Description: Small-subunit ribosomal RNA from Ekhidna sp., 1520 nucleotides, folded computationally. Its mean pLDDT, the model's own confidence on a scale to 100, is 82. Its Rfam family is "Bacterial small subunit ribosomal RNA". Gene Ontology terms of the family: ribosome and structural constituent of ribosome.

[in-house]
RNA sequence: ACAAUGGAGAGUUUGAUCCUGGCUCAGGAUGAACGCUAGCGGCAGGCCUAAUACAUGCAAGUCGAGGGGUAAGUAAAAAGUUUACUUUUUACACGACCGGCGCACGGGUGCGUAACGCGUAUGCAAUCUGCCCUGUACUGAGGAAUAGCCCGGGGAAACUCGGAUUAAUACCUCAUAGUAUCACAGAUAGGCAUCUUGAAGUGAUUAAAGAUUUAUCGGUACAGGAUGAGCAUGCGUAAGAUUAGAUAGUUGGUGAGGUAAAGGCUCACCAAGUCUACGAUCUUUAGGGGGUCUGAGAGGAUGAUCCCCCACACUGGUACUGAGAUACGGACCAGACUCCUACGGGAGGCAGCAGUAGGGAAUAUUGGUCAAUGGGCGAGAGUCUGAACCAGCCAUGCCGCGUGCAGGAUGACGGCCUUCUGGGUUGUAAACUGCUUUUAUACGGGAAGAAAAAGGCCUUGAGGGGUAAAUUGACGGUACCGUAUGAAUAAGCACCGGCUAACUCCGUGCCAGCAGCCGCGGUAAUACGGAGGGUGCAAGUGUUGUCCGGAUUUAUUGGGUUUAAAGGGUACGUAGGCGGAUUUUUAAGUCCGUGGUGAAAGCCUACAGCUUAACUGUAGAAUUGCCAUGGAUACUGGAAAUCUUGAAUUCAGUUGAGGUAAGCGGAAUUUAUGAUGUAGCGGUGAAAUGCAUAGAUAUCAUAAAGAACACCUAUUGCGAAGGCAGCUUGCUGGACUUGGAUUGACGCUAAAGUACGAAAGCGUGGGUAGCGAACAGGAUUAGAUACCCUGGUAGUCCACGCCGUAAACGAUGAUUACUCGCUGCUGGCGAUACACUGUCAGUGGCCAAGCGAAAGCGUUAAGUAAUCCACCUGGGGAGUACGCUCGCAAGAGUGAAACUCAAAGGAAUUGACGGGGGUCCGCACAAGCGGUGGAGCAUGUGGUUUAAUUCGAUGAUACGCGAGGAACCUUACCUGGGCUAGAAUGUGAUCGCAAUUCUCAGAGAUGAGAAGUUCUUUAGACGUGAAACAAGGUGCUGCAUGGCUGUCGUCAGCUCGUGCCGUGAGGUGUUGGGUUAAGUCCCGCAACGAGCGCAACCCCUACUGUUAGUUGCCAGCAUGUAAUGAUGGGGACUCUAACAGGACUGCCUACGCAAGUAGAGAGGAAGGAGGGGAUGAUGUCAAGUCAUCAUGGCCCUUACGUCCAGGGCUACACACGUGCUACAAUGGAGAGUACAGAGGGUUGCUACCUGGUAACAGGAUGCCAAUCUCAAAAAACUUUUCUCAGUUCGGAUUGAGGUCUGCAACUCGACCUCAUGAAGCUGGAAUCGCUAGUAAUCGCGCACCAGCAAUGGCGCGGUGAAUACGUUCCCGGACCUUGUACACACCGCCCGUCAAGCCAUGGAAGUUGGGUAUGCCUGAAGGUGGUUGCCGUGAGGUGCUGUUUAGGGCAGAACCAGUAACUGGGGCUAAGUCGUAACAAGGUAGCCGUACCGGAAGGUGUGGCUGGAAUACCUCCUUU
Repeated sequence: ACAAUGGAGAGUUUGAUCCUGGCUCAGGAUGAACGCUAGCGGCAGGCCUAAUACAUGCAAGUCGAGGGGUAAGUAAAAAGUUUACUUUUUACACGACCGGCGCACGGGUGCGUAACGCGUAUGCAAUCUGCCCUGUACUGAGGAAUAGCCCGGGGAAACUCGGAUUAAUACCUCAUAGUAUCACAGAUAGGCAUCUUGAAGUGAUUAAAGAUUUAUCGGUACAGGAUGAGCAUGCGUAAGAUUAGAUAGUUGGUGAGGUAAAGGCUCACCAAGUCUACGAUCUUUAGGGGGUCUGAGAGGAUGAUCCCCCACACUGGUACUGAGAUACGGACCAGACUCCUACGGGAGGCAGCAGUAGGGAAUAUUGGUCAAUGGGCGAGAGUCUGAACCAGCCAUGCCGCGUGCAGGAUGACGGCCUUCUGGGUUGUAAACUGCUUUUAUACGGGAAGAAAAAGGCCUUGAGGGGUAAAUUGACGGUACCGUAUGAAUAAGCACCGGCUAACUCCGUGCCAGCAGCCGCGGUAAUACGGAGGGUGCAAGUGUUGUCCGGAUUUAUUGGGUUUAAAGGGUACGUAGGCGGAUUUUUAAGUCCGUGGUGAAAGCCUACAGCUUAACUGUAGAAUUGCCAUGGAUACUGGAAAUCUUGAAUUCAGUUGAGGUAAGCGGAAUUUAUGAUGUAGCGGUGAAAUGCAUAGAUAUCAUAAAGAACACCUAUUGCGAAGGCAGCUUGCUGGACUUGGAUUGACGCUAAAGUACGAAAGCGUGGGUAGCGAACAGGAUUAGAUACCCUGGUAGUCCACGCCGUAAACGAUGAUUACUCGCUGCUGGCGAUACACUGUCAGUGGCCAAGCGAAAGCGUUAAGUAAUCCACCUGGGGAGUACGCUCGCAAGAGUGAAACUCAAAGGAAUUGACGGGGGUCCGCACAAGCGGUGGAGCAUGUGGUUUAAUUCGAUGAUACGCGAGGAACCUUACCUGGGCUAGAAUGUGAUCGCAAUUCUCAGAGAUGAGAAGUUCUUUAGACGUGAAACAAGGUGCUGCAUGGCUGUCGUCAGCUCGUGCCGUGAGGUGUUGGGUUAAGUCCCGCAACGAGCGCAACCCCUACUGUUAGUUGCCAGCAUGUAAUGAUGGGGACUCUAACAGGACUGCCUACGCAAGUAGAGAGGAAGGAGGGGAUGAUGUCAAGUCAUCAUGGCCCUUACGUCCAGGGCUACACACGUGCUACAAUGGAGAGUACAGAGGGUUGCUACCUGGUAACAGGAUGCCAAUCUCAAAAAACUUUUCUCAGUUCGGAUUGAGGUCUGCAACUCGACCUCAUGAAGCUGGAAUCGCUAGUAAUCGCGCACCAGCAAUGGCGCGGUGAAUACGUUCCCGGACCUUGUACACACCGCCCGUCAAGCCAUGGAAGUUGGGUAUGCCUGAAGGUGGUUGCCGUGAGGUGCUGUUUAGGGCAGAACCAGUAACUGGGGCUAAGUCGUAACAAGGUAGCCGUACCGGAAGGUGUGGCUGGAAUACCUCCUUU
């Protein structure tokens, strides 16, 4: 500088992710409606439905300067008189009538119409045009009627008939006339085919109207113009093919008629055409355009108001008049409807303006004026005008204004919230002070819109022009202006979970309700309802309906098709579409210029007018289109010529399970016969059915039959696909390769069409060995219409004919070109030295770039491009219904809708799961020991019972658990009796009569009474204690919580930072190879590090040393005793309790890279974590506990609080768990003799003595403990006895008598003595614990506690084993991998029948309605043709008749719609029934086509697919 002014997304599928894909929202618009609300003005708009029916009024008249005239009126004059009327005349004027012009405009509506209707562009050489303009010429003479008026008649009325008379710019005749018309004729010129123009000439025919103020206005003919109209043509103009054929005036010609005019427009004749896949015909819907709304645009939707065109005027038909109509406020006929009627007959048409009824969600006044603009008539004044201009109603829309402004903090009151007396918010908001006055009210002033015309004067080129004065306003005393008053008169609606701006409290409790989508609500709801607060818009605001947008979600701009929806099963091929190289030409497409048109309004830009804006005006731009014309010629197309590279042909060679027909072959199977031979065979997880002594199976021989072709055989080969496999032959199709030659674009693709097309199935005839749907039997099972077994028909095979479908798959259409490589295989060629290599066609694997949502694809593309075809547009309903085509049938092809859901889906990720796989661990199994389950008892639980049997815990992970002590208390439960600021605690005025003791009543709590009246420094201590403030609750919610705890699990896991990979969720690290008890350690590695866990650090125990010796110890010395560390003394030992050492695979050997492992190794008290304890990662189970405690919320408050007595928690047909004691001789009983550890003790343990059989009692002493004591340890050992039995086992139960604790042992304690002496003789299915000082067994102690129901719990020591081959299996767990339709995560998900309710829909005997067409009959008005009737002088009238036709009737079909007994499937619906088909190898892999069968999912046969897991093998690939 040029060009451009323009484009936003979000929510919702999942545990999470990316994609596909639908649904929904945010925006704009509206002739709108509805809810709530409402101060004003300007400008616009206002029946979208019933083109339904209309009461009433108005909407088209005007001209007396065309006429005859005078019904009403006004004025004047005259006459008559009844003084107020009548009559006459004139003027103004004028009802009705004749006549002229108008009524075809203006106004309304959108029924019909898919059409030359509309739009646009052309044409008429095929046309008309009143009024208007221009030009030329003319305007002469006569005649006969008819309305009206008058008279008479009919009729209810509408109206009508007859007679007499009359006028005209009404009507008729004659004259004149040419640039008119017709006939003849055709010079000249032109064009567009027919043709057009038309000079000179001849003949024939047709005109006129007057009025009058004398200046004009009219009239006639012709020509031209303008305007308006008519006709024709190109192009454009809705949906359906589940409408494919339509058409007889149909298509054309000749002739005639008709029209203003071309034309089958109509008729006669002739010909047989015409339209159609580029969509005829039919059906449905619809006025079209300018424009309007939306959109970045392209488009999509729409056609109110305004403008143009069309169509219509109660429905249908018809013409007349006229310049123009087939006529909205004219006519005739038919029909429907309404009204009047005297029943004979008549009248009507608001889709004009108002208005009414009706319909509807819904749309206004029965207003004013012709003042302006416009129209009709008129010379004009004028008149008419529901056109128009105004006003009224309505927030219906757009635009504008206002409801005040400034100051004002004790941040007032009130409201709401709160962590609560403190604060926050409403909120400078209010009050209060000052200011302003738009608006409002009152008063006053007050427009523009008006220009004139006519008349007057002047002038003129006679059309007109000029000029002065006057008159005219519905709106309207309106807009506007001024003055006064005073904040005075004026704010709502919706929303506040996310999208989407805006949050709290209360109420409610899956109820009531909300919701545009996702979704809220089941007691702490920002989602319901209310409130406070906030947000948005604002005289409005929300909701609903509709349209566009967002939606690139129909994709021209601008999409896709391996797996998400989508490639036709395959090929050939018609139309169509597309198409190699060169030259010439043309100029259709294409490009450029010019001209015409593209109405106005609208949109856009600029300026201007209303105070602004909306609104309006002026100008410009734009109108992307069509037509015409001139030019350009690269590309595409047409024409002509040439070429060889695409394609094809020919010669030669090669190749293969290519096809088809015939023949031949061996193995196997079955059967038959014969032989050998004897008792079973067969089959299965195990069996049975079946076969077999009438001789099977087995073995041998012979024979027959049908079907299929082992090995070779392979990611091999061939074919278009389906598909094709023994061998040989005949016929036959293709492909590839090499080099010549030939044709010369002959090509590619491919709707419609044609052919081929696995398996199953069908028809006819054969064949039938094996296999084998259906079927039968046997099993399995809860059942088993299945899986398994024994049989077995159709079928499988052949010939001929149908069918036409498959997961017909590479889930990948055909053709052509281009784009790195490596490596196998097949068939050729070249070159040959057997290396090494090149090339063509095909067939595999891995990869670069690139692509893809990813998985993956990758010269065999899913890459980059081109051409053509096919197909897709959310899931379900449904590949269903109806219709049509094909088929013998089965069925195939084509192929919807209602309704319903907010998803359905693809790929990949992390988990979880699998009756998937791999590796590993654990008293998990196995190997052992001992138990439980049987008995009796103890104890806990369930159940039952009860006034109460308080509550909690419930698979593992509840059940000798909370409870480590229920006679009262505890105690929470029940019954009864009491209290109400309360039973307890704190502050505390007062009191010192209190406390305390005693008596009485009572079951007691409690009540009544008596005695009593503290200390002291008079400050207080102690006690009492009114009022008040704080009560109390073992009531509910462990699913509101804290804390604590159980469990997986003492399992080895769980994570993070940075980096890297992936669009992302995520991955990597943490996987791999080893190793470990261990994510323990080592090695490797796109990872490098780190954290919580593991281990270690801590405690006990096992060894040693040092230090220290009292209450412990006593070797040596001494004293003493019947005896004893009893005493002096000692520290050696034991022991006590502090510190230290010690163990680390440190050493050796073997293996190993290392980590480490193995070794009865060495050494050592101890050896590979020495043994035991404490210690419990991230998390899971809404696990447990509101009754330990704490705590939110809710609930109770003369009770759900609290006190008391008694009862209950201890019940008892039963079931379960945990234990004790046993069933005996490895024992019981008696007697004797030993050896511990750890604890406890003053409200206590108690030596010792006495009594008692004993429990214990009465005395007495030591000890606050290494001192005294509980305290005897018991199993063991020695010895005696018992001798296998319900016993000298076992001790339950019961009786009697006692002891102890305690206010109190009845319910309901323990212990002692005597007596009694149940069950039980080793325990079914099943199940538990334990791997060494362990199991088993034996006793001792402690806590709680007055006592004790303890056989429980927690500790302590004594004696002291067996077994582990091993990891297949059961259970649990860890890691890796795989599949998944699961993610509440397999206790998952999910399919179908049946039953119930609701909804829409298909079929259906029938039935009802609708429009359309056809055939026949009938046929109004009107037009037109004919005619010998009648009237008339004639024009003509009136008849008759042919034809056409609306309407009516009859008939049979087809189509569409409604309804219907009954019937079919479908969809939806928290908890129905039966099974369990699918998802994991889903427990028989699944699925596709087909056939049969079955309550149902489904099963089976046959062929196909992988969109199947696991395992093994082969091949190929990658790496070494």